[in-house]
RNA sequence: UCCGCGAUAGCUCAACGGUAGAGCGAAGGACUGUUAAUCCUCAGGUUCCAGGUUCGAAUCCUGGUCGCGGAG
Numbered sequence: 001u002c003c004g005c006g007a008u009a010g011c012u013c014a015a016c017g018g019u020a021g022a023g024c025g026a027a028g029g030a031c032u033g034u035u036a037a038u039c040c041u042c043a044g045g046u047u048c049c050a051g052g053u054u055c056g057a058a059u060c061c062u063g064g065u066c067g068c069g070g071a072g
Base pairs, nucleotide, nucleotide: 001071002070003069004068005067006066007065010024011023012022013021018055027041028040029039030038048064049063050062051061052060
């Protein structure tokens, strides 16, 4: 320098172009001698950044940043 993959909640990850979700974790509660476990409720998001396409973009296109792998 070139090619591929990835970046979404605190963490691990989902998500046909049409309301962004799950598990774990956090918070509150139930349960009980107490903790743990279990159960209920609940908060939490500039979908890496900047443009473009579209009535509508996490998703498609272009460029960039970072990470991983490969080629030279």

RNAcentral holds the sequence, with entries from ENA.
Predicted 3D model of a 72-nucleotide RNA (transfer RNA) from a Candidatus Moraniibacteriota bacterium.
The coordinates come from a structure-prediction model, not an experiment, and the mean pLDDT is 82.
Rfam family: tRNA. By type it is a transfer RNA.
Taxonomically the source falls in Candidatus Moraniibacteriota (Bacteria, Bacteria candidate phyla).